This is a predicted structure of a 1512-nucleotide RNA (small-subunit ribosomal RNA) from a soil metagenome. The coordinates come from a structure-prediction model, not an experiment, and the mean pLDDT is 83. It matches the Rfam family "Bacterial small subunit ribosomal RNA".
[in-house]
RNA sequence: ACUGAGAGUUUGAUCCUGGCUCAGAAUCAACGCUGGCGGCGUGCCUAACACAUGCAAGUCGAACGCGACAGGGGGCUUCGGUCUCCGAGUAGAGUGGCGUCCGGGUGAGUAACACGUGGGUAAUCUACCUCCGGGUGGGGAAUAACCCAGGGAAACUUGGGCUAAUACCGCAUAAUGCAGCGGCACCUAAUGGUGAUUAGUUGUUAAAGCGGGGGACCUUCGGGCCUCGCGUCUGGAGAGGAGCCUGCGGCCGAUUAGCUAGUUGGCAGGGUAACGGCCUACCAAGGCGACGAUCGGUAGCUGGUCUGAGAGGACGGCCAGCCACACUGGCACUGACACACGGGCCAGACUCCUACGGGAGGCAGCAGUGGGGAAUUUUGGGCAAUGGGCGAAAGCCUGACCCAGCAACGCCGCGUGAGGGAGGAAAUCCUUCGGGAUGUAAACCUCGCAAGCAGGGGAAGAGAGCACGAGGCUGAAUAAGUGUCGUGUCCGACGGUACCCUGCGUAAGCCACGGCUAACUACGUGCCAGCAGCCGCGGUAAUACGUAGGUGGCAAGCGUUGUUCGGAAUUAUUGGGCGUAAAGGGCGCGUAGGCGGUUUGCUAAGUCGGCUGUGAAAGCCCGAGGCUCAACCUCGGAGAGUCGGCCGAUACUGGUGAACUAGAGUACGGAAGAGGUAGCUGGAAUUCCCGGUGUAGCGGUGAAAUGCGUAGAUAUCGGGAGGAACACCUGCGGCGAAGGCGGGCUACUGGGCCGAUACUGACGCUGAUGCGCGAAAGCCAGGGGAGCAAACGGGAUUAGAUACCCCGGUAGUCCUGGCCCUAAACGAUGGACACUUGGUGUGUCGGGUAUUACAGUCCCGGCGUGCCGGAGCUAACGCGUUAAGUGUCCCGCCUGGGGAGUACGGUCGCAAGGCUGAAACUCAAAGGAAUUGACGGGGACCCGCACAAGCGGUGGAGCAUGUGGUUCAAUUCGACGCAACGCGAAGAACCUUACCUGGGUUAAAUCAAGGGUGCAACGCUGAGAGAUCAGCGCCCCGGGCAACCGGCGCUCUUGAAGGUGCUGCAUGGCUGUCGUCAGCUCGUGUCGUGAGAUGUUGGGUUAAGUCCCGCAACGAGCGCAACCCUUACCACUAGUUGCCAACGGUUCGGCCGGGCACUCUAGCGGAACUGCCGGUGAUAAACCGGAGGAAGGUGGGGAUGACGUCAAGUCCUCAUGGCCUUUAUGUCCAGGGCUACACACGUGCUACAAUGGUCGGUACAAACCGUCGCAAACCCGCGAGGGGGAGCCAAUCGGAAAAAGCCGGUCUCAGUUCGGAUUGCAGUCUGCAACUCGACUGCGUGAAGUUGGAAUCGCUAGUAAUCGCAGAUCCGCACGCUGCGGUGAAUACGUUCCCGGGUCUUGUACACACCGCCCGUCACAUCACGAAAGUGGGUUGUACUAGAAGUCGUCGCGCCAACCCGUAAGGGAGGCAGGCGCCCACGGUAUGAUCCAUGAUUGGGGUGAAGUCGUA
Repeated sequence: ACUGAGAGUUUGAUCCUGGCUCAGAAUCAACGCUGGCGGCGUGCCUAACACAUGCAAGUCGAACGCGACAGGGGGCUUCGGUCUCCGAGUAGAGUGGCGUCCGGGUGAGUAACACGUGGGUAAUCUACCUCCGGGUGGGGAAUAACCCAGGGAAACUUGGGCUAAUACCGCAUAAUGCAGCGGCACCUAAUGGUGAUUAGUUGUUAAAGCGGGGGACCUUCGGGCCUCGCGUCUGGAGAGGAGCCUGCGGCCGAUUAGCUAGUUGGCAGGGUAACGGCCUACCAAGGCGACGAUCGGUAGCUGGUCUGAGAGGACGGCCAGCCACACUGGCACUGACACACGGGCCAGACUCCUACGGGAGGCAGCAGUGGGGAAUUUUGGGCAAUGGGCGAAAGCCUGACCCAGCAACGCCGCGUGAGGGAGGAAAUCCUUCGGGAUGUAAACCUCGCAAGCAGGGGAAGAGAGCACGAGGCUGAAUAAGUGUCGUGUCCGACGGUACCCUGCGUAAGCCACGGCUAACUACGUGCCAGCAGCCGCGGUAAUACGUAGGUGGCAAGCGUUGUUCGGAAUUAUUGGGCGUAAAGGGCGCGUAGGCGGUUUGCUAAGUCGGCUGUGAAAGCCCGAGGCUCAACCUCGGAGAGUCGGCCGAUACUGGUGAACUAGAGUACGGAAGAGGUAGCUGGAAUUCCCGGUGUAGCGGUGAAAUGCGUAGAUAUCGGGAGGAACACCUGCGGCGAAGGCGGGCUACUGGGCCGAUACUGACGCUGAUGCGCGAAAGCCAGGGGAGCAAACGGGAUUAGAUACCCCGGUAGUCCUGGCCCUAAACGAUGGACACUUGGUGUGUCGGGUAUUACAGUCCCGGCGUGCCGGAGCUAACGCGUUAAGUGUCCCGCCUGGGGAGUACGGUCGCAAGGCUGAAACUCAAAGGAAUUGACGGGGACCCGCACAAGCGGUGGAGCAUGUGGUUCAAUUCGACGCAACGCGAAGAACCUUACCUGGGUUAAAUCAAGGGUGCAACGCUGAGAGAUCAGCGCCCCGGGCAACCGGCGCUCUUGAAGGUGCUGCAUGGCUGUCGUCAGCUCGUGUCGUGAGAUGUUGGGUUAAGUCCCGCAACGAGCGCAACCCUUACCACUAGUUGCCAACGGUUCGGCCGGGCACUCUAGCGGAACUGCCGGUGAUAAACCGGAGGAAGGUGGGGAUGACGUCAAGUCCUCAUGGCCUUUAUGUCCAGGGCUACACACGUGCUACAAUGGUCGGUACAAACCGUCGCAAACCCGCGAGGGGGAGCCAAUCGGAAAAAGCCGGUCUCAGUUCGGAUUGCAGUCUGCAACUCGACUGCGUGAAGUUGGAAUCGCUAGUAAUCGCAGAUCCGCACGCUGCGGUGAAUACGUUCCCGGGUCUUGUACACACCGCCCGUCACAUCACGAAAGUGGGUUGUACUAGAAGUCGUCGCGCCAACCCGUAAGGGAGGCAGGCGCCCACGGUAUGAUCCAUGAUUGGGGUGAAGUCGUA
């Protein structure tokens, strides 16, 4: 100084596990849209693919010999030319020296001493440079260039001749060099190394000159000589560089486990600068490997870079170090260094030239081209700087380098203006139409100004060189040379660039806005088009698609894609786990390894400390400085290693010595046990056989049948055979490592435990590989076979039934021997040791207590085995001294689901199969525990006309009515299980009416407000189907004194159009339903990590979550109940109904007077509360019985419907968002339709008859209605009805007759005197109008139907059943509906079952909640993978063959200047060509291994909207 963030997604919800995904940073990037400037960087990641063109390594005349042209001057000239001077000793090539091995590129190969780091070299080399020592004498022979001649298209080359050198060759001299012999000192583990201040001696090896200056002297006049510089030879030292060896470190695969013949070592030799099997011959048989050899795959390594809190992970582009490579492969030459990018030879592929005979080439140098690719630049300037080569130097060369160009590729900086400016222009968007937003934003005013352009000024980068001068050094020297200072001169690619002054003047986009994640509206679209990183959006109101406005973010950029790290504690060293989530090996023995008790000495490997060496530079970090800042750059410091050396410490670990006994073991004495192996043996039972008794069945099942039985079964008795298993004892008892072990006895044998002593002295724990054991089933061989029983046969069941059930039955089950090696081999819990509160059983051993003894009781100590439970742990469940607690050690195993324990490979097995064990592809989860619901052909309790017990119906008939269907121009629409279907409809002839056909109408029908104007209203006539149009008549209409108000018509203005069109899945409201079921919740507290629980559960009780009691709960709310209405009783109040009750009158009718007592009416009260008594019960709540009472335990009935469910119903009651329509989907009118009719269903009516029909007589209600009305009496009509009109706005009058009933007559069981459909005729009434299409009446007609299959509905008392009455709607129309009263039952043992519901509990893979979920085959489409006759290719092993170039070896009869011998000829030494041999590249043949691709066909797997079969 720095230092750690999470989120989304599995569920109805929760916690956990776990994967997927996102936010960050980075990039040699690319792509899309956009693009002002500058600085600094960066720029083929792919084809180590192929390359046109230019350039990238030369230089030295002070090493050497040659030596021009053009042009110009001069002379001569036959005007063709020629000579000469300058050009010029220049250009140029050549000999020679140095350089070309540096610099530059690339990353193919390489898993290696290639790299990094630390060492070693006593096993080595080193040109140029520096320092030190010593030299440089004297000769010789050639050869390029050049000249001449020749070959070739070219490249090039041959022969002859001349010549120089710092080229080449002898000779001399020489050491401290090298070699041999030999001695001393010191060092070294050793071979050995070092030592001019140690001792030598023999042999051997060098050289070259060039340039400058100069006084004396000498000279052949060149010079010698002197001196300086450079060069050169030799030796030593240094610096830098290089070679070799070595410890340690850094990739993946074991589905690669064994590899190796020069292999490992030795001896000798060769080779190298040098050690070495580096090479050769011989000898030995070694060497490497689980600490991973060999093989395969991948890869240049590092400093560092990115990320990360770090530890780590990933990477190795630019820059820097090392390595490797230079078209591919091989090879050497030269040289100090190469096996050599711009050198050589050979082979191969490719390209080019060619006269076809031959040749040339190698951009992975800088530019550049083609190609590949998503993708990567100029064929630029300059040597001014830095650096390099050569040179004495000037200088030359330098695509190293410095600059410029291109590219937003990256980082950094700057700008696109600043201030003022409206309750806020225009425009756009939204809008609740009021307004709001863009927005001080713009306009406008003031001020200022990058880039660019123009004008002016104008750097740093430049110090060297050269010349002169001064004073030093060297020197004999004032010469030459040299370094320092001063003056002068010369040199800048960039570039008139940066920078300064002045004028004009230009520049914003991209992405996002559902959550994660910052930012919202409108329109369009309608599961389409599309979006999407994950979750997921889109099926008509999309903040998620597209566009617009707005907003957010970043900004000359912004997004996307790819890649890396992070988040991910998701490989966990830091820092995870394994009972149930993935994960303990089936169990033991034991090897390697890991770990290990107490005391002490030594050691110092680990460990710790100090000093020191190294860890290149750059980078990172800190400090300072330079570009106006920053990026960038410069300087200083710090940091960095499991590294090396030295010194020290000794607690711990290790090593080593000595000792100990607490771990472990041995000996002795005991007790228990289904521990193991072998042998012997017992009884019960099943079956079979024989015999007896005995007769018709047995057996089996839910019920049956197959089967057995009159040839005698089953049953029963006796005898016999055979196999298997061992009842009772038997126990969450015992033993064993696990698997497992059960009659009895015997033999052999393993282990654990207890007791008390003695001994050994850490001998221990764990345990990869390995070895052994290992249920059942299965396999092989041989036995055995009673029962049982896969397969199989038969019978049933069933839609089917290859099953469950039944009758048979073979392998097998049993024994012996040999295999197999798996399991829910489970405590789903590896082994060992130690520690940590308890309670209670049980097995066994020992001890104590008590007792006369045994047994027993109680207590204590071990070992084993159970239950409960504390702390603690755990996601929870749970575990809890037998740990899943707390620790140590060792082993095994896990890392999302599916694919898959599959494929391939290997290995084991007789086989079946086992062990080991992937990937492609696919999904956004898969999962654990717990919670709330729902569900169960789970359990417990309870309720309801739920069943049962009853009564009456429906389903059959005819008709009515509704619905479906069909039909139709239309049959308007809605309602569809219960909870649609006599429902909306409480009343379709027109109207209604929404439908159809046709005809009108177009601001129209209609409404409101205001202005003006008129007066009728209305009636009549004509046209028309009518709406409507035209004409005529009538003319102040109503109120008010009037003003004025009202009515109606016309007209004008303004405003609202209208729609039974769509969406009930956009809604309000209303309603149905579960259900009048007893439930649904909240606050606080408590419990739980949490969802949630508790309360609300429990014991009672109730119609009830009603009440009581108990209880970590205490209270409360919505429901229940009560309060409300009605009914039942009484009292009071009131009295144009009631009564004659009491009185009077009477035409006998409460009719009248009179009266309110009663009935009644309708208002107000009372009464009922388990209040009282007895019993039961916890003494409670309550229940049962009783009394009293009109009524008794909610008295009967009604109204009243909790939280919610069903996207239940209704846009056609109404309201309403959105959409659609506007000469029509509005509106008006006529006619038609909603009334259709082969059928099907629901709801009803009437019946089928005698408890009835019919006729006559006769009695008793309640409730309701009436002026647009109810209508009496009376008259007419058979009747519907007509006439009539009293009375009544109604407790007054009327509708009004109640009916069943009762009394009497008749019918007599029949399709009838039942039943009334259908139909003919004639009528009545309503209405503008009864044809489609009304109701009713009379006469005639007289259908089906004789009690209704499966099935199904209602009802528990004034109820069902039955009987009539009234009302709403309404002109008319009622079998429907809503009410009213009359008559008036039966039955309920009970809760097993059906249906629905409530509470508790249980299971769950369900939560759209069982109408749930879900499995497999088949069919179709598609994807990846495996197998496969084979086919094609890559890599590679082995054997043989082949053999270019070249080194080496050998031969070398051909050829050769230097040296030697020789006058010479010639010979020698040495060499060259050439031949042969070893090695060996490309190649060939044969045969293997391995990988990849492909393959008819085939196998399973994944995914897919809908499909088929079944349902585990």